[in-house]
Context: one part of a larger RNA
Molecule: small-subunit ribosomal RNA, 5' domain
Organism: uncultured bacterium
RNA sequence: GAUGAACGCUGGCGGCGUGCUUAACACAUGCAAGUCGAGCGGAUGGUAUUAAUAGCUUGCUAUUAAUAGUAUUAGCGGCGGACGGGUGAGUAACGCGUGGGCAACCUGCCUUAUACAGGGGGAUAACGAUUAGAAAUAGUGGCUAAUACCCCAUAAGCCUCCAGUAUCACAUGAUACAGAAGGAAAAGAUUUAUCGGUAUAAGAGGGGCCCGCGUCUGAUUAGCUAGUUGGUGGGGUAAAGGCCUACCAAGGCGACGAUCAGUAGCCGACCUGAGAGGGUGACCGGCCACAUUGGGACUGAGACACGGCCCAAACUCCUACGGGAGGCAGCAGUGGGGAAUAUUGCACAAUGGACGGAAGUCUGAUGCAGCAACGCCGCGUGAAGGAAGAAGGCUUUCGGGUCGUAAACUUUUAUCGACAGGGACGAAAGAAAUGACGGUACCUGAGUAAGAAGCCCCGGCUAACUACGUGCCAGCAGCCGCGGUAAUACGUAGGGGGCAAGCGUUAUCC
Numbered sequence: 001g002a003u004g005a006a007c008g009c010u011g012g013c014g015g016c017g018u019g020c021u022u023a024a025c026a027c028a029u030g031c032a033a034g035u036c037g038a039g040c041g042g043a044u045g046g047u048a049u050u051a052a053u054a055g056c057u058u059g060c061u062a063u064u065a066a067u068a069g070u071a072u073u074a075g076c077g078g079c080g081g082a083c084g085g086g087u088g089a090g091u092a093a094c095g096c097g098u099g100g101g102c103a104a105c106c107u108g109c110c111u112u113a114u115a116c117a118g119g120g121g122g123a124u125a126a127c128g129a130u131u132a133g134a135a136a137u138a139g140u141g142g143c144u145a146a147u148a149c150c151c152c153a154u155a156a157g158c159c160u161c162c163a164g165u166a167u168c169a170c171a172u173g174a175u176a177c178a179g180a181a182g183g184a185a186a187a188g189a190u191u192u193a194u195c196g197g198u199a200u201a202a203g204a205g206g207g208g209c210c211c212g213c214g215u216c217u218g219a220u221u222a223g224c225u226a227g228u229u230g231g232u233g234g235g236g237u238a239a240a241g242g243c244c245u246a247c248c249a250a251g252g253c254g255a256c257g258a259u260c261a262g263u264a265g266c267c268g269a270c271c272u273g274a275g276a277g278g279g280u281g282a283c284c285g286g287c288c289a290c291a292u293u294g295g296g297a298c299u300g301a302g303a304c305a306c307g308g309c310c311c312a313a314a315c316u317c318c319u320a321c322g323g324g325a326g327g328c329a330g331c332a333g334u335g336g337g338g339a340a341u342a343u344u345g346c347a348c349a350a351u352g353g354a355c356g357g358a359a360g361u362c363u364g365a366u367g368c369a370g371c372a373a374c375g376c377c378g379c380g381u382g383a384a385g386g387a388a389g390a391a392g393g394c395u396u397u398c399g400g401g402u403c404g405u406a407a408a409c410u411u412u413u414a415u416c417g418a419c420a421g422g423g424a425c426g427a428a429a430g431a432a433a434u435g436a437c438g439g440u441a442c443c444u445g446a447g448u449a450a451g452a453a454g455c456c457c458c459g460g461c462u463a464a465c466u467a468c469g470u471g472c473c474a475g476c477a478g479c480c481g482c483g484g485u486a487a488u489a490c491g492u493a494g495g496g497g498g499c500a501a502g503c504g505u506u507a508u509c510c
Base pairs, nucleotide, nucleotide: 001509002508003507005506006505007504008503009502012379013378014377015376016375017374018372019371020337025335026334027333029332030331031330034079035078036077039076040075042073043072044071045070047068048067049066050065051064052063053062054061055060056059086290087289088288095215096214097213098212099211100210101209102208105207106206107205110203111202112201113200114199115198116197118152119151120150121149127142129140130139131138132137158183159182160181162179164177165176166175167174168173188195189194216262217261218260223253224252225251228250229249230248231247232246233245234244235243265287266286267285268284269280270279271278272277292313293312294311295310296309315326316325317324318323343369345368346367347366351365352363353362354361355360382412383411384410385409392403393402394401395400416451419445420444421443422442426437454499455498456497457496458495459480460479461478465494466493467492468491469490475482476481
């Protein structure tokens, strides 16, 4: 000098930040991922019209049915739940950083371009019937729809395979052109103007894999390795590869530190320092890993998936004992641990995201507010005048000295706070409407010095001294050291010094 700090004493205001470093301990409760009726068939409610029936007050009421449009929506279907948010357990690794490679790759939504969308079929949920069960839920038979599923057709381009020409190159090869055989598409909706669908190519953005170099400590760890190292055939993947498998060979790594053990997420950055360096990896940003523990795949453009599924384990809960349910390292919050770390707040107004044609819905992302001197910065607690140097305290050589212009007193100002009046920007499209924060910031007014100072130190280092008490006691102390009767070193008082809404102490780093 610094800190995500803590502790002691003290504490007026504002702005901007920051706030479980410990138990990746366990979690009550609420919320954190939905959306689309302009994909689909239903169900329910109300409205209107028509018809029938009944009552009769003869033009009303009620019931039923049909139609129309409307509102809500469980289900099927689509897109999104792989983003956003959290944590740092694991990991010493191509994990990260940096620079390259892919003639070894993928890519939903978006943009651009080209070419298409012809015909047919069978189901199933919902629903109603029924069965089992305490429940979670499950089963049976029946009906029905689609942008759900399947089949046929078509194929400019595409894929597979066969053989060819030209150009190029970095082993395998790449690109372009023309050819033979075989193969694979599609979906509609509606307010008629759009939104969609299929194929291919390109782009953008995103991802996957490989490589060079760098990346803590220990040799009181010296040898390690059998899918191990390489080859061939096969499999697998979007893709190269012992990635997997069969066979063959016997290799591969290591004092330039393998293996083993310990510790640790990495970086941009942050702290310190003249720099070189040393230390750290909170907040913010990038990457990685994880989601009670371990394992697994499914779906999908993308996951081996925090608020999805299955299995095993531990724990908790419900149970009719047969069986079931759960996962805060999301936001709040609770218990526990700890020296120690906040509200079960408001709003989608802004920014961003998902869905939707849109209106809009959802969004504990985010924007704000609350708590905490935890940090940084700013402001205030008044200013000017005022000597009979008042009273009082302390001290004294008893003359005085000092607190001290300090106070009183006079004049004056009003920052902040309190009160009253006004009152935003942030809100954007052609207009209107739309603000959680918030009647906040800010402006104006009236008005009172009123409501606002402490903490540490005073032997030397180190700025700042006397008196009394104590008497190697009580105590102090960072080091040297003080204290045993005149203690500037302990305690108290007066005075002084330093910093100041803080001041000291402790811990850690330079």